The prediction has a mean pLDDT of 83. A computed fold for a 1494-nucleotide RNA from an uncultured bacterium, annotated as small-subunit ribosomal RNA. The sequence is in RNAcentral, with records from ENA, Greengenes and SILVA.
RNA sequence: AGAGUUUGAUCCUGGCUCAGGACGAACGCUGGCGGCGUGCCUAAUACAUGCAAGUCGAGCGAAGAAUAGGUUUCAAGUCUUCGGAUGCGAGACCUAUUACUUAGCGGCGAACGGGUGAGUAACGCGUGGGCAACCUGCCCCCUAGACCGGGAUAACAGCUCGAAAGGGCUGCUAAUACCGGAUACGCCUCAUGUGCUGCAUGGCAUAUGAGGGAAAGCGCUUUAGCGCUGGGGGAUGGGCCCGCGUCCCAUUAGCUAGUUGGUGAGGUUACGGCUCACCAAGGCGACGAUGGGUAGCCGGCCUGAGAGGGUGGACGGCCACACUGGGACUGAGACACGGCCCAGACUCCUACGGGAGGCAGCAGUAGGGAAUAUUGCGCAAUGGGGGGAACCCUGACGCAGCGACGCCGCGUGAGCGAUGAAGGCCUUCGGGUCGUAAAGCUCUGUCCUAUGGGACGACGAGGACGGUACCAUAGGAGGAAGCCCCGGCUAACUACGUGCCAGCAGCCGCGGUAAUACGUAGGGGGCGAGCGUUGUCCGGGAAUUACUGGGCGUAAAGGGUGCGUAGGCGGAUACGCAAGUCCCGAUGUGAAAUGCCUCGGCUUAACCGAGGAGCUGCAUUGGAAACUGUGUAUCUAGAGUGCAGGAGAGGGAAGCGGAAUUCCUAGUGUAGCGGUGAAAUGCGUAGAUAUUAGGAGGAACACCAGUGGCGAAGGCGGCUUCCUGGACUGUAACUGACGCUGAGGCACGAAAGCUGGGGGAGCAAACAGGAUUAGAUACCCUGGUAGUCCCAGCCGUAAACGAUGGGUACUAGGUGUUGCAGCUUAUGACAGCUGCAGUGCCGUAGUUAACGCAAUAAGUACCCCGCCUGGGGAGUACGGCCGCAAGGCUGAAACUCAAAGGAAUUGACGGGGGCCCGCACAAGCGGUGGAGCAUGUGGUUUAAUUCGAAGCAACGCGAAGAACCUUACCAGGGCUUGACAUCUCCUUGACGGGUAUAGAAAUAUACCAUCCCUUCGGAGCGGGGAGACAGGUGGUGCAUGGUUGUCGUCAGCUCGUGUCGUGAGAUGUUGGGUUAAGUCCCGCAACGAGCGCAACCCCUGCGAUUAGUUGCCAUCAUUAGGUUGGGCACUCUAAUCGGACUGCCGGUGACAAACCGGAGGAAGGUGGGGAUGACGUCAAAUCAUCAUGCCCCUUAUGUCCUGGGCUACACACGUGCUACAAUGGCUGGUACAGAGGGAAGCGAAGGAGCGAUCCGGAGCGGAUCCCAAAAAGCCGGUCGUAGUUCGGAUCGCAGGCUGCAACUCGCCUGCGUGAAGUAGGAAUCGCUAGUAAUCACGGGUCAGCAUACCGUGGUGAAUACGUUCCCGGGCCUUGUACACACCGCCCGUCACACCACGAAAGUCUGCAACACCCGAAGCCGGUGACCCAACCCAUAGGGAGGGAGCCGUCGAAGGUGGGGCAGAUGAUUGGGGUGAAGUCGUAACAAGGUAACC
Repeated sequence: AGAGUUUGAUCCUGGCUCAGGACGAACGCUGGCGGCGUGCCUAAUACAUGCAAGUCGAGCGAAGAAUAGGUUUCAAGUCUUCGGAUGCGAGACCUAUUACUUAGCGGCGAACGGGUGAGUAACGCGUGGGCAACCUGCCCCCUAGACCGGGAUAACAGCUCGAAAGGGCUGCUAAUACCGGAUACGCCUCAUGUGCUGCAUGGCAUAUGAGGGAAAGCGCUUUAGCGCUGGGGGAUGGGCCCGCGUCCCAUUAGCUAGUUGGUGAGGUUACGGCUCACCAAGGCGACGAUGGGUAGCCGGCCUGAGAGGGUGGACGGCCACACUGGGACUGAGACACGGCCCAGACUCCUACGGGAGGCAGCAGUAGGGAAUAUUGCGCAAUGGGGGGAACCCUGACGCAGCGACGCCGCGUGAGCGAUGAAGGCCUUCGGGUCGUAAAGCUCUGUCCUAUGGGACGACGAGGACGGUACCAUAGGAGGAAGCCCCGGCUAACUACGUGCCAGCAGCCGCGGUAAUACGUAGGGGGCGAGCGUUGUCCGGGAAUUACUGGGCGUAAAGGGUGCGUAGGCGGAUACGCAAGUCCCGAUGUGAAAUGCCUCGGCUUAACCGAGGAGCUGCAUUGGAAACUGUGUAUCUAGAGUGCAGGAGAGGGAAGCGGAAUUCCUAGUGUAGCGGUGAAAUGCGUAGAUAUUAGGAGGAACACCAGUGGCGAAGGCGGCUUCCUGGACUGUAACUGACGCUGAGGCACGAAAGCUGGGGGAGCAAACAGGAUUAGAUACCCUGGUAGUCCCAGCCGUAAACGAUGGGUACUAGGUGUUGCAGCUUAUGACAGCUGCAGUGCCGUAGUUAACGCAAUAAGUACCCCGCCUGGGGAGUACGGCCGCAAGGCUGAAACUCAAAGGAAUUGACGGGGGCCCGCACAAGCGGUGGAGCAUGUGGUUUAAUUCGAAGCAACGCGAAGAACCUUACCAGGGCUUGACAUCUCCUUGACGGGUAUAGAAAUAUACCAUCCCUUCGGAGCGGGGAGACAGGUGGUGCAUGGUUGUCGUCAGCUCGUGUCGUGAGAUGUUGGGUUAAGUCCCGCAACGAGCGCAACCCCUGCGAUUAGUUGCCAUCAUUAGGUUGGGCACUCUAAUCGGACUGCCGGUGACAAACCGGAGGAAGGUGGGGAUGACGUCAAAUCAUCAUGCCCCUUAUGUCCUGGGCUACACACGUGCUACAAUGGCUGGUACAGAGGGAAGCGAAGGAGCGAUCCGGAGCGGAUCCCAAAAAGCCGGUCGUAGUUCGGAUCGCAGGCUGCAACUCGCCUGCGUGAAGUAGGAAUCGCUAGUAAUCACGGGUCAGCAUACCGUGGUGAAUACGUUCCCGGGCCUUGUACACACCGCCCGUCACACCACGAAAGUCUGCAACACCCGAAGCCGGUGACCCAACCCAUAGGGAGGGAGCCGUCGAAGGUGGGGCAGAUGAUUGGGGUGAAGUCGUAACAAGGUAACC
C1' cells in the first nucleotide's frame, strides 16, 4: 500500500466481499512448564450455610475469673492411741490484688472500606469558575476555661404475659448518661455609631448599650498523659449556584399553573417557588422546547497517518442504588447494603394468637445462559475502626486454588550420519519424493525426577505465601505437537473415490466421468501450546456521510416558477473600540494511574519502579490592531430614483372582422356518395354527394412567421380601444450600500380531472357498429357522449427539460440575428465601424468517465439555498397535513439480490438507410412433384432386419458394387494364452499334406509318409502346458490427432512501426473514382508488410522449333488395303519455345486508375476449363478408414463355424431411369469420334446357336493386337393418333454365364404375357455457350452383378429489359435493453410452494400521565380534661416544660374511570419478494413491426 466481483472487451459511477488489529469472549480439535494479569457481559432472578463492624474495664455500676491472705468443710494418701491429726488438692464464705473476662449503661465507629449499574438525557458527569448564601466529628495551631448542685434509669432482684420473638409492673444503683445554677473579654441576637473596602446585594475592623449561652472526668510513683467546654484560625471532607460540553427520533411542534416574576412569611447548615399567602401574566421553543426511545458519566481503552469513529469490563475519580415503593429518626455527616417505621410482593417459623428475613459484601447453591472460578489460608505485610497501650476486629487486603481466558518467556533435544534403508505416495517405469528425515554413533540437561541447603519481603521480635523462589549434587533423550489451509484474492499440487449426487463456499463461484475448489491419501504452505470457526466490536481499507476529504447535464442527486421572513454572506475612505481572530507572552488548572522517552528491579520478557516531556483543553490576565465585527464621519463604482426615447403574440377587459367546417331553408341536378391495403358499417330515389343563393351558430385566427419577439415559470399569435406589469438604450440631476441569497411562509402554476351555471360548430376518452386477426375488449373505418369553449370556485401535478438553482467577477476569437444609441459616409434609403442588452451556431485554453460544455460554461473563484449516498421492495405502508373527490405533500421497514447503472468500443441483428454482387429474381430452355421401375432414407416389422450420416451442408451419402466371404447383426454349434504380436519357464518333435469315419461346418479321432544347424551342452522353427499378455467395428467425435463438409473462390483477415484515444480500440482497411477482386489510381497521420485476390502450374485454342515409330502420305513406285519401298511436307504425337501486355488509335474521365469504341490478331481486356479454399464460424461430420487418452468386457462385449439377416413392406420422402410417342416407333442400307482398359487379362479371324453364349486361340504388357459396333445422324420403307407397331412393368416357360453354391438373393437371352402412363396440383430444381438439351462410348469397383459414380466425345439451342421484389453475400452508415449475439432479450395476469410485511371485527399485555375515592408510616401544625423525676412556688397541690392520645395539611401502595402511547395476537384480506423446464398472450429493446416515454 491494496485486491476480487457488473462487460465480449473498456473507462467511469456504485454497492457487495477479502487481506489488519482488538476482545471480560464462546465453540471445535489439541494440550508440556513457568511468570504476570484476568474471570456472571444473561435473571438489579431467588437464595441453604458460614464469615464480611466492631471496640474501649484507663467513663460507669454489676457479675465473674485468677492470684494472695483468712475462715470453714471434705476425698485420696500418710500417721494413728482409731478418738483423731496432717493434707498436694477440691468446695463454700470473707478481704485484698490484677493493664484478667464482659451482658448492660456510656463513648467512638458503624455515613469509611466492599458490591452493583437497575434508575438517571440530569448541573448526573466532564471542565472552568462563584458562595459577600454555607457546614465540617476525629486532626493541627492559638486563646480562655472546667465552679456549685440535683434528680433519674438500664443492668440486677421479685412478680407476671407469650409457643416464640419479645415484653409489662414493682423495687435498688453508677457514670465522661441527663438536668439546674454560677462565671464567660471573646461567641450569638437586638439597637446606635465610626473607619476602610467591594462588580451588586454588601463585607471587614472597631466602639457603646441591652439580652442570651459552657464544661467531665479518667489515669498515674499524683511528673506525665488521655479526655471535656467557649472562641479564633488552619487542614480535610462536603453542600449549593453558574458558563461551556454531553446519544437517536420532527412519522414527537408546540409546552407550562408553583407555571414565570414580585412582596411578605415559613423552612434549611446555606441561596432559592424549596414551601405558603397575595399580586402581576409571564416563562420555554425550529440555535429543537415538550414527548418518545436508549444510556450511569469521566480519566481512559480499541482502532485510525491524522481528523475521527466505537467503547466505558479490570484499575482510578464522581454519581446512583441496596427485595419494590414511601418516610423520617439518630448523628459532625445518612434519609443510612449487613439501622428503624409503614405499605407491597415473596420466603421461612408458629402452639394459628402472632413473629422472622433481605448476598448488587466473600465463598457457595438453584435458575437463566454459548459462557465466567474455592462454601481455601492469613491478618505476616499495606490500609481501616476502637483503645493510652498491649491488643481486638477487618472475605478491605496479602496469598494460595480452578480455567491456555489473555499477554510474556521456555521446552519437546544437539552434532555427525547415503545404501539416499524399509515403508508410503506419484511415475513418462527411467525414476522422483517424504529425506539427514529415520536407524546408527557421539553428546547436552532447559523443563523433569530424587536428595541436600534455603531466602528477600520485617526498619526490635513476629511470615499466610512456603520447605515456595533460588542454589548445589545425581539421573537419564528419557515424559512433552498440534491445528488450519493448498481454484483466484492468498503462501502452498498430485493421485484415487464420487459424478449437479454426496458435499464445499468470505466474495467470485466449484460438483452433470479425466474435480489442484467435494471426500481420502501422499506431498506442500502457515502458525505453533496452540490453531481454526463464530460473534462483537471496532476501526481501517471506505474519499462509501467527504471538517481534514465527495458530488448533483446523461451514473443517485437542482426545488415547476417567483416574491419574500428569519438566518447566512456583503462595496470604498478615515478615525476609534478590541467581541472574534492573529502574534508575543504570563499565571492557574488540566488528580494519580495509562500512553511516549530515558534509567532502573525481577536470569529475559510480560510485569513493576523512578525521572522527564506531554496531557493538543479551560479560565484569568498583559500587549498588538492587518482582517472580520462594532461605533462615528464620509464617498459613489453596487443598488435604486428622475429625465429623454424606441421595441415587443407580456397581462386584463370590451368591441369588431373575414376565410373554413357543420347545420337549416330554397334552387339546379341524378345515382351514387363516403371510406380503405382491400372492404364493410354509414349516407342516398322520402333526392344524397356535387353546385348556387340566403341564413344560424360555435370554435380557431391561413398568409405575414423567422434556431424572430415578450414573460419568473406555466405560457402568449386576426384587428381596434381602454386599463396595466416588466425589460432595454441614452443621460448623469437625485438617494448614498438602501445589496445577494433565502429554511419556514405567500403567490402563480400546461393538460387532464372535480363542483355549480352557461355554451356546444369541429374534434373526440367511454360506448356502438364495420373490418383485420388464431383471438383483437387494439392499431384502420363509420358514428358518437363526457370533455374541449365561457363565468365562478377547486385541484397543484408533468420528460413542469437546457433533464443544467440564483447572484457577482474574471478568462482567445469567428460568424448570424433582434432592440437601442453613437461615429463616418450620404440628399435619402442602404452600407461600414463602435458600444450596450438579448438570442443562435462554430471554436482556443480549460474542464469532463466519456459524450460533450466552452463569455448564455459543464472553465476559474466567492456567497446563499435545494438535493444525493447500491438495485428491488417503493414514491409503497403506517402516521400526520391538504383536498368535495380523484388524489397530492411528507415518507419508512421487514425481506431479497451481486449487482442495478452512465458513456464509449468491437461485433451481431433490424419487418433501418445507402452502394454493390451472385442462374438470386426477372427473361428463357429442360426437368422434379403425377405413372412404372431402380436406389437411398424414415417408419413399421423382425430372432436380426449391424452401424453411422439429419435443414441448406443426411437421404444413387460412408457402399469404386451385401448370394458365401464381406459382416460389424441374429439363431445354433464350438474354443479359452486364444484367429493375431512379443517375452519367460516347463515339455515335446514336427508343421503341413493325403485317406477314412462322425458332423451342417468349425472340429475331433484313426492310419500313412515326413524338419534343419550343431562344438552334442544347445540354438532355430513348430506343437502342448503355465504366466505376463493378446483381442474388442464395446462407450465417449462434448477428452483428442488426422481428414472432411460449409459459409465461399465470398474479398476479405491481420501485423510491425508511427499517430490518436485514460482505455476497450481507432487509424492504416474510411473517402472520391474503378474493378471479377482490399484490382488499381487519387486523396488522406499514416508508412510499410503478411495471409488471401491475381499471376506462377495443368488441359485446351494459334504458331514455331526439335523428333519421326507402332503415327502420317503431298510427290514417286507398288498393293485388295499406307500393304510395301520411300518420304517426314501435312495430320498427329510430345517436349521446348513464341504469342495477349489495355501494347496501339480515338473518345470519356481528374493530365489518374480505368471504362467505351476501333485496328491488328488464332485468340482482347481474367480467351475457355481445372488444380488452388485466407483469419475464422458451425463443441458441424467421423473413436466403424487410421491413430489415440480415459472408461468398460476377459470360458466373453474376444475368436471360429453353419445357416439366416443387412434384399422384410400397409405406408411417407429424397435422388434417378424409362415413358406417355409421329422432331416418333419399327425396319433395311450407310457415315463420322474422343478418352480409356487389357496378362489368373483383352481376346481377333473362323465355326455353332434365333440369341445370351459356346468352340477356337491369331495377336497384344499394346500410337502396332484386342475390347470396338459408336449412337443420335443421313438415305429408303412402314405405321397414322390408336392406350396404338407408343410404353414396357408384371408374370409364365425355356435357356446362357459367373461362381464351392444363384431358394431366400445375381446378370443376360429367346418365346409368350403386355400393367400404369395421353405431359403431371400446391410447390420446387438445374442451366448464360460449345452451356442447356440430346446421343452414344469408356473406366473404376468387380468371380459375377450399374438406371449409380467418374470420365469421353457427337449433334447443338433459347434468353438476360433490368435490379422493384424473394434468397445468399460484401462495404459504409444508423438504432439497440442483443454478446449462447433475433432460434436473442424480455413484460404482465393466472396456477403452485415458501417467506417477510400492511389492513382487519376484535382480544391480550405493558408504559407514562390525568380526574376522583381511600389514606399507612412519618415530619410539620393544632389540641392535649390523660401521663411525667430534675427547675420554680411549695412538702396534700400548682406552674414552667415535655409526652401519650386525638384532629388537620402533605402523603406511598391500593381502588374507580375515560383517554394517550407502545407491543403481541387475530378468521379473513391486500399487494410484495423468491422459486425448475407450468398456462395465456407479445407490451418493451431494431422504425420491435401502431416510435417510445412522462